[in-house]
């Protein structure tokens, strides 16, 4: 110089003009007064890195619950750690990719049990024998060889994603962990290491595979729901109750009785009050696991001390629009060049109760640290 | 703003406990029949299983993340 890996930032400046939205002041209205408020003047405040997706996990608020538990259902999964909590984050271990830096893994059990393994293939999980090798032993031709049966092997063909250790040498009728050396695999004294886990004497001749993101089995976690959660004030209009006052012909219901029979009480209408729900309006609603800056502890995620700062809060939904100028960007013209003019353009996106994270989207720019290969001192 | 559920041929629907070419009914074309056009008959095309990654030997099917449409909340 090329190529790559990997962490962090920024995402338009800046300045006028006119806007909306929110606090606060002020000055008016309007009340006796508390205290209200359209509209004015002034001064602060006013979107993000993901406000997104709504995927986890808190806080917050209702419901359920005497307390703990187990059943079910759901969710997690090596191991230490950090935290308010996590499936997130730091380490570090063990497997897989990459020449490296580095990058990915749902990464617990298949001897607890059931399943499932299509096609092909002799056999697909208590192994099995299609081609093939071999012939102790029977029998036949009998040219010392071959047929046939019976019996033995799994070496080599083939099939499959996947054949029951792999290479070698000894054996041996052919063979075969049968035997022996290396490898791998299982147990494994022992040492390292908080642990995962490595190392590794020595034992075993080795028949027991793959799927738990199939059913399960072990460990751990999890009561529901979700701010439209919830509290609070409160019209109109119907509709409940109490109390008082008319009315009470009939007829209906309840009770004192089994029925007739008697009388009662409400169903009806008016008026005062009471009480719950709707409309509506107010709180929840932003001092918060809070931003910056420095020093300490820690490899690190992160704690912890001091200093500062107050930094959006609407409710159909404000944070915008024009103009300059200056960044990027692409296109044009001109110029040998350096550059100049001129158009166009400015990524994803947009708060609605808060926070910690994840996953998605993203024009373009800017700062490190690392590998690797060429060249060069 | 919350909480759910759904995606296969142009439509409407299958596809066993995951097994190899993803069927079927309409519709599309084309040929026969007919004077012609419907029936009819005969044959054909037609799929990134919404899209990625995983997991398995093997994805429509199992997981996971996004895409997309529905739906409900007083």
């Nucleotide at each position: 110089u090329c190529a790559g890996a990997u962490g962090g930032c920024c995402g338009g400046a800046u300045g006028g003009c006119u806007g909306c939205u929110c606090g606060c002041a002020c000055g008016g209205c309007u009340u006796u007064g508390c205290g209200g408020c359209a509209g004015g003047u002034g001064c602060g405040g006013g979107a993000g890195g993901a406000a997104a997706g709504u995927c986890c996990g808190g806080g917050c608020u209702c419901c359920a619950c005497g307390g703990a538990a187990a059943c079910a259902c759901g969710g997690u999964g090596a191991c230490g750690g950090a935290u308010a909590a996590c499936a997130u984050c730091c380490g570090c271990c063990g497997g897989g990719g990459g020449u490296a830096a580095c990058c990915c893994c749902a990464g617990g059990g298949a001897u607890a049990g059931c399943g499932c393994c299509a096609c092909a293939g002799a056999a697909a999980a208590c192994a099995a024998a299609c081609c093939g090798c071999c012939u102790u032993c029977g029998u036949c031709c009998u040219u010392c060889g071959g047929g046939c049966g019976u019996g033995g092997c799994a070496a080599g063909g083939g099939u499959g994603a996947a054949a029951a250790g792999g290479u070698g040498c000894g054996g041996u009728a052919a063979g075969a962990g049968c035997g022996c050396a290396c490898c791998g695999c299982g147990c494994g004294a022992g040492c390292g290491g908080u642990a995962a886990c490595g190392c590794a004497a020595g034992c075993g001749g080795c028949a027991u595979g793959g799927c738990a993101a199939g059913c399960c089995c072990c460990a751990c976690c999890g009561g529901g729901a979700g701010c439209a959660a919830g509290a609070c004030c409160a019209a109109a209009u119907a509709g409940g109750g109490a109390c008082g006052g008319c009315a009470c012909a009939g007829g209906a219901u309840c009770g004192g009785u089994u029925u007739u029979c008697c009388g009662g009480a409400u169903c009806g209408c008016c008026g005062u009050c009471c009480g719950g729900g709707u409309c509506g309006g107010u709180c929840g609603c932003g001092u918060g696991a809070g931003g910056c800056g420095c020093c300490c502890g820690g490899u690190a995620a992160c704690g912890g001390g001091c200093g500062u700062c107050c930094c959006a809060g609407a409710g159909g939904a404000a944070u915008a629009g024009c103009c300059a100028u200056c960044c990027g960007u692409u296109c044009g013209c001109c110029g040998c060049a350096a550059g100049g003019c001129g158009a166009a353009u400015g990524a994803c996106a947009g708060a609605a109760c808060c926070c910690g994270g994840c996953u998605u989207a993203c024009a373009g720019g800017c700062c490190g640290u690392c590998u690797g290969a060429c060249g060069c001192c | 703003g919350g909480c759910c559920c759904c995606g296969u041929a142009g439509c409407u629907c299958a596809a066993c406990c995951g097994g190899a070419u993803a069927g079927a009914g309409c519709g599309u074309c084309a040929g026969c029949c007919u004077u012609c056009u419907a029936a009819g008959c005969u044959g054909a095309a037609u799929g990134u299983u919404g899209c990625g990654u995983g997991u398995u030997c093997g994805a429509g099917u199992c997981a996971c993340g996004c895409c997309g449409g529905g739906g409900u909340c007083g």
Notes:
Model confidence (mean pLDDT): 77 of 100. Two RNAs folded together computationally: RNase P RNA and transfer RNA, 451 nucleotides in total. Rfam match: Bacterial RNase P class A. The family's RNA type in Rfam is ribozyme.